[in-house]
């Protein structure tokens, strides 16, 4: 785009068309083919008659047309173009004729049979019915003598008929060339089969039929068989070529319930005729009969589905008739159906407050929307009334009072359907929550769905709109136009060669192909163009063009083909040389392995990652000599050689194939390819017979392992070897068929040839074999004279993945199996090349307390703390590998607190607004009830501010109402912000340019170097940004400035820097300086840098900190805060008391204290630095054994204070569960606090547990670090072994980068991309689907053989019967014919057998999907 459509929703009118695609299923009822009295007789009837009407019959013509259907048919059926051996009623033309006779039989009548249908016998009768004679222009037959054959009349006297013949026209029969679906898993078919002679038959040719003879005919250019199908003009689609289709209309064919048959006739083997058989239906008196809608209507049935039992012969046409006319379900009309095409309408103008309502909203508004209402108009269609055709130029109109015309009323009666994620025009809200659902493909839906459902809005089409089905297109996706085969599907394993296809140069001829002109045909309709008619259009009419085709004729001759002649360049032969693991057979050689014999010799050997099985004291292994046997041929040996491929390797001989080079003597296109065919064809395997050293499937044992039917080891049989015969497959690969020609080069190599010289090379040439590379090609990778380039010829093969190279069938094979080769079903992919990442028990380089080297820990004990688990009324919640677990928590007795129990409040503990009331409010005291919140009472103090003086404004409190408050309720997977982590790792990107079809690449890679993408050099890159580094803070040195609360060298004074004085020093805190590979030497490319040295407080980023790129982990947090959505609202909100977060069989993480002598205890009284302090730090004095108490100077701090530093040093203890260790418990106290029971910290006395250095495993640390020692702070009423800081003492070790872990760069492989925690294979189990096999079973179709034989034609017979003609006076006879009977053929039927196909089948096999 289309449709003979159907379904869903909807539906105003008209015109033109169309309307059982299925059951060629069955049919009730009516109609669809009759007509003629001018062929004929009879009967009935009207009439006085003349005459008219009707009926059945004889006869004529027509029922072979018209109408229907598409079952069959793959065929001369159809289409197209030809042909000769034919027929043709009615019609036309021409010509001739139309004469004389005869005998019957319907109707009718009489008598019968039968239920009926119908029928028998006798009798009468006419004709244009039937028969004979005559005639014969012409006709037919012929032996050329001759023979044979016709007619019909009617009449109203116009005419209409009849017969013979010829011609025409029309129609039909027959024959031929070409074209016309699929299957080779159908390869051979054929006996009247092919041809001949003769005969028969037909309208006619012909095996059409028969007799005889011959053995042909068809087939790979697809016979035969099977499946499907009416064919065509045309129709739909397409740019075309094609593809699909054959409904309506038109041409042809076939059929008429199924099968067979003939009759009549001009024509039939006959839709509404006959006979027979079969099935079915109906009637029946059971004896017998009747029927055929695939005619028009209609019915049932089938189906998704297809109309009225209508009107008329008015028109067009048909039949009959002289005609009038009759008949006509052909036809013309009407009815039904949006089935299609076309046209029209459902109103037009104006109308902003942008109304109401709806929807959305950022709450302002937007949108529906000039849409509505309102106002002003119009009246197509429809409705009402009136007039009223053409079709028929005279009569006759079914349609039809129709089309059309006029008048009238009134916006009046007339809009839906689908869609809105992308493709694809059109977006929002609500509901739902992987549910319900959608879906053409991709795909939507798991709580914010433009995708589901609804609504609002929008888009599209419009009396329709969607869906489904089918066809073509897009699809160059079967490629003729117009594709491919190295890796995507696809080159046969290789050669030889048949048919076929294709084929070198010159010339002649021919004219088949080819080209040009003419003629015939190519029906009409359709399509196209131009006109015309319906108001337009659809539709219709006319004219033209076209119908790309076929036939025929005349020319042309370049090319192809045929035929002839010639040629040498393709191909081959010959001569002379050359290389070679080319093949076959025979012989032969040495090394090694193994075995056997003998000698020497002794305890192991062998084997492995390590072992064991195994061999060995019966003498192995090792070693020496000898012998035997089989197999394979080291070195040479090589991207070397040969061969068609498979393949071929010691040496010699024999036979033998091919190739190359040179010569140019010969042949003269002899060539290329190659469907079928034939031959060869690794390894494994098979058969028979040998052989068997080594190796070695199977097998056995030993190991390994979770297992180990493996990898490893020890053995070991087929086999490997030989001969003969099979098998015929491989990643049979260059994944690249063969042949020929052409198209830049360079460098090797093998075997030749030629030339040149310097004799060792160079140059040239053609045949091989390699590497690189331009043009060109390619999706890219890549190929590139050995093409995957440019061309030609021929063959093979491909057409999404799976199913499947499978099943069935065939062929081959001894078998294994090979070859040929599907479908159902299922998926939306499978695949190629390249890119970026990620990953690898891949590679290279580098790095990190990553390992190693060390030091100290954890894991064992007790306790502290966090977590899991368990428990509980509650044990609130979160965090979960690293990167949760002394984490949120810088501090849970109440509070905190979010949890639980109980008791209370409800505009609320907190915010804003409104109304009313009161001016307060608030603070304090006491009492009562209560667990308290709270409620009630009481007393004291205090009496708001501004003011325009108005209960005006503000403020506060109380009461009330509703908006609202409130939520540590949910979602961190809706979010912001913040944070962790890779990782302080060195990376992550951009602009322009360049390369690539593109994704992308380059830069950023490479060579060095660095802590560093740090820097240098090189480079199709040149620059830039975020990161690195630096700039910032701090520590280390110096200088300047400033000296109080700091300091004190000098001077006084005290012996307290206390004071005077000073600011030099320390220190404090502000500003500067200083370090940059700057200098020297070496090294390196003279670079960047690196190594060493000098100087320097510090040396190569001086130490430390802050600083965290692009991003990753849907990482963490809705319980810090903020926030969308959802949820609760006398409760999931708020208040209070008590409890809980502190539980305890257990498991884990992080710590503290220890296990002791590098120690404990006692004594001694040396040396720090941060930092804190007013609801505070607190000196000194004093009490207490102590925690602490009392009192209280000073200090808002370089002033006073916390403040005592501790490890250190001295003495003692002497290896013990101790003078170690301190848990636990008892008891007495202290402090904080409203309150220490659950549940704080501390002190004294007493008690004195485990624990003797910790399994597997695991953590931290590289220098002022680890280790060790104490000190301070935050939080805080009180509570630290935690956290954050501070200083004191102060090590050991690093060879190095093999390994473990993390990371960076380059490279490589990848079937991964949620990215290896990836992907993914097979069995098993379950469910389901289609298919195969299967003892069989049941159908269909077909062949063959036999049987059977209705009706009927033909033949024979014809004893029974008979009017026409002949003979006869007649009887009768002849001839001719009928019945009957027989025979050939033959339908249905029967029996047997075979083939094929379909369905089904217990069980079974694999396959698909989940």
């Nucleotide at each position: 785009a289309a449709c003979g459509a159907a379904c869903g929703c909807u539906g105003g009118c008209g015109g033109c068309a169309g309307g059982c695609u299925u059951a060629a299923c069955a049919c009730a009822u009516g109609c669809a083919a009759g007509u003629c009295g001018a062929a004929c007789g009879c009967c009935c009837u009207c009439g006085c008659a003349a005459g008219g009407g009707g009926g059945a019959g004889u006869g004529g013509c027509a029922g072979a047309c018209g109408g229907g259907u598409g079952a069959g048919u793959a065929a001369c059926a159809c289409g197209u173009g030809g042909g000769a051996a034919c027929a043709u009623a009615c019609c036309c033309u021409u010509u001739g004729g139309u004469u004389c006779g005869g005998a019957a039989a319907a109707a009718c009548u009489u008598c019968g049979g039968g239920a009926a249908a119908c029928u028998g016998a006798g009798g009468c009768u006419a004709a244009u019915a039937c028969c004979g004679g005559a005639u014969a222009c012409g006709g037919c037959c012929u032996a050329u003598g001759g023979g044979c054959g016709a007619a019909a009349g009617a009449u109203u006297c116009a005419u209409c008929g009849c017969c013979g013949a010829a011609g025409g026209a029309u129609u039909g029969g027959c024959c031929c060339g070409c074209g016309u679906u699929c299957g080779a898993u159908u390869a051979g078919c054929u006996a009247g089969a092919u041809g001949g002679u003769g005969a028969g038959g037909u309208a006619a040719u012909g095996g059409c039929u028969c007799a005889c003879c011959a053995u042909g005919g068809c087939g790979a250019c697809g016979a035969u068989c099977g499946a499907u199908a009416g064919c065509u003009g045309g129709u739909c689609u397409g740019a075309g070529a094609g593809g699909a289709u054959g409904g309506c209309c038109a041409g042809c064919c076939a059929c008429a319930u199924u099968g067979g048959g003939a009759c009549u006739g001009a024509g039939a083997c006959a839709c509404g005729g006959c006979c027979c058989a079969a099935a079915c239906u109906c009637c029946u008196a059971c004896g017998g009969g009747a029927g055929g809608c695939a005619g028009c209507a209609g019915u049932g049935g089938g189906g998704a589905a297809u109309a009225u039992u209508g009107g008329a012969c008015a028109a067009u046409g048909g039949g009959c008739g002289c005609a009038a006319g009759c008949c006509u379900g052909a036809u013309c009309c009407a009815g039904c159906c949006a089935u299609g095409c076309c046209g029209c309408g459902u109103g037009a103008g104006u109308g902003a407050u942008g109304a109401c309502g709806g929807c959305c909203u950022u709450a302002g508004g937007g949108u529906u929307g000039u849409a509505a209402a309102g106002c002003u108009c119009u009246u197509u269609c429809g409705c009402a009334c009136g007039c009223g055709a053409c079709g028929a130029u005279a009569a006759u109109g079914a349609c039809g009072g129709u089309a059309g015309c006029g008048u009238g009323a009134g916006a009046a009666g007339a809009a839906g359907c689908c869609c809105c994620g992308g493709c694809u025009a059109a977006c929002u809200u609500c509901g739902u929550g992987c549910c319900a659902g959608c879906a053409g493909c991709c795909g939507c839906g798991g709580u914010a769905a433009u995708a589901c459902g609804a609504a609002g809005g929008g888009g599209g089409c419009u009396a329709g709109c969607g869906u489904u089905g089918u066809u073509c297109g897009g699809a160059u996706u079967u490629a003729c136009u117009g594709g491919g085969c190295g890796u995507a599907a696809a080159g046969g394993g290789u050669g030889c060669g048949u048919a076929g296809g294709c084929g070198g140069a010159u010339u002649g001829u021919u004219a088949a192909g080819u080209c040009a002109g003419g003629g015939g045909u190519g029906a009409a309709a359709u399509c196209c163009c131009g006109a015309g008619g319906c108001u337009c259009a659809a539709c219709c009419u006319c004219g033209g063009a076209a119908c790309u085709g076929c036939c025929u004729u005349u020319g042309a001759u370049a090319c192809u083909g045929g035929c002839g002649a010639u040629c040498u360049u393709g191909a081959g032969u010959c001569c002379g040389g050359g290389a070679g693991a080319g093949g076959u057979g025979a012989g032969u050689g040495g090394a090694a392995c193994u075995g056997c014999g003998a000698g020497u010799g002794u305890a192991g050997a062998g084997g492995u990652g390590a072992a064991a099985u195994u061999c060995g004291u019966a003498g192995a292994u090792a070693u020496u000599c000898g012998c035997a046997a089989g197999a394979a041929c080291a070195c040479c040996g090589g991207u070397g050689g040969c061969g068609a491929a498979g393949g071929c390797g010691g040496c010699u001989c024999a036979c033998u194939g091919g190739c190359c080079c040179g010569g140019u003597a010969c042949u003269g296109a002899c060539g290329c390819u190659g469907a079928g065919g034939c031959a060869c064809g690794a390894a494994a395997g098979c058969g028979u017979g040998g052989g068997g050293a080594g190796c070695a499937a199977a097998c056995a044992g030993g190991a390994u392992u979770a297992g180990a039917u493996a990898c490893c080891c020890u053995g070991g049989u087929a086999g490997u070897c030989c001969a003969c015969g099979c098998c015929u497959u491989a990643a049979a690969c260059g994944a690249u068929g063969a042949a020929u020609g052409c198209c830049a080069g360079c460098c090797g190599u093998u075997a030749g040839g030629u030339g040149a010289u310097u004799u060792a090379u160079c140059a040239c040439u053609g045949a091989g074999u390699g590497g690189c590379g331009c043009a060109g090609c390619u999706a890219a990778c890549g190929c590139u004279u050995u093409a995957a380039g440019c061309a030609u010829u021929c063959c093979g093969c491909c057409u999404g993945g799976g199913g499947a190279g499978u099943a069935c069938g065939g062929u081959c094979g001894c078998a294994a199996g090979a070859u040929u080769a599907a479908a159902a079903c299922u998926c939306a992919a499978a695949g190629g090349a390249a890119u970026u990442g990620a990953c690898g028990g891949g590679g290279g380089c580098c790095u990190g307390c990553a390992c190693a080297a060390g030091c100290g820990g954890u894991g064992g004990a007790g306790c502290a703390u966090g977590u899991g688990g368990u428990u509980u009324a509650a044990u609130u919640c979160g965090a979960a590998g690293c990167a949760a677990c002394g984490c949120g928590c810088a501090g849970a007795a109440c509070c905190u607190u979010a949890c639980c129990a109980g008791c209370g409040u409800u505009u609320g503990a907190c915010a804003u607004c409104c109304u009313c009331a009161u001016c307060g409010c608030g603070a304090u005291u006491u009492c009562c009830a209560g667990a308290g919140a709270u409620g009630g009472a009481u007393a004291u103090c205090u009496u708001c501010a501004g003011u325009u003086c108005g209960g005006c404004u503000g403020g506060a409190u109380g009461a009330g109402u509703g908006a609202c408050a409130g939520g540590u309720g949910c979602u961190g997977c809706a979010u912001g912000g913040c944070u962790g982590u890779c990782g302080u790792c060195a990376g992550c990107u951009c602009g322009u340019g360049u390369c690539g079809u593109g994704a992308g690449a380059u830069g950023u890679u490479g060579g060095g170097u660095u802590a560093a993408g740090u820097c240098c050099c090189g480079c199709a890159a040149c620059g830039a940004g975020c990161g690195c580094a630096a700039c910032c803070c701090u520590c280390g040195u110096c200088c300047u400035u400033a000296g109080u609360u700091g300091c004190c060298a000098u001077c006084a004074u005290u012996u307290g820097g206390u004071u005077g004085g000073g600011c030099a020093c320390u220190c404090u805190a502000a500003g500067g300086a200083a370090a940059c590979c700057g200098c020297c030497g070496g090294u390196g490319a003279u670079a960047a840098g690196c190594c060493g040295g000098a100087g320097g407080a510090a040396g190569g980023u001086g130490g430390g900190g802050a600083u965290g790129a692009c991003g990753u982990c849907a990482a963490g947090u809705c319980c810090u805060c903020a926030u969308g959505g959802c949820c609760c609202u006398u409760a999931c909100a708020c208040g209070c008391u008590g409890g809980g977060c502190u539980a305890c069989a257990c498991a884990c993480g992080u710590g503290c204290u220890a296990c002791a002598a590098u120690g404990g205890c006692g004594g001694u009284g040396a040396c720090a630095g941060u930092g804190g302090g007013c609801a505070g730090c607190a000196a000194a004095c004093u009490c207490g054994c102590a925690a602490g108490g009392g009192u209280g100077a000073g200090c808002u701090a370089a002033u006073c204070u916390c403040c005592a530093a501790a490890a250190g040093c001295c003495g003692u203890c002497u290896c013990a569960g101790u003078u170690c260790g301190g848990a636990u418990u008892g008891u007495u106290c202290u402090c904080u606090g409203c309150a220490a029971c659950u549940c704080g910290a501390g002190a004294g006395c007493a008690u004195g547990a485990a624990g003797g250095c910790g399994g597997a495993a695991u953590c931290g640390c590289u220098a002022g670090u680890a280790a060790u020692c104490g000190u301070g702070g935050a939080u805080c009423a009180g509570c630290a072994u935690g956290c954050c800081a501070c200083g004191g003492u102060g090590a050991a070790u690093a060879c190095g980068u093999u390994c473990c872990c993390g990371g960076g760069c380059c490279u490589u492989g990848u079937a991964c991309a949620c990215a290896c925690c990836g992907c993914c294979c097979g069995u098993c189990a379950c469910a389901u689907c289609a298919c195969g096999a299967a003892a069989g079973u049941g159908g269909g179709u077909u062949g063959c053989a036999c049987u059977a034989g209705a009706a009927g034609u033909c033949g024979g017979u014809g004893g029974g019967c008979u009017a026409a003609c002949c003979c006869g006076c007649g009887a009768g006879g002849g001839g001719a014919g009928c019945a009957g009977c027989c025979g050939c053929c033959c339908a249905a039927g029967g029996u047997g057998u075979a083939a094929u196909u379909c369905a089904u089948g217990a069980u079974u096999g694999g396959g698909g999907u989940g």
Small-subunit ribosomal RNA from an uncultured bacterium, 1410 nucleotides, folded computationally. Model confidence (mean pLDDT): 85 of 100.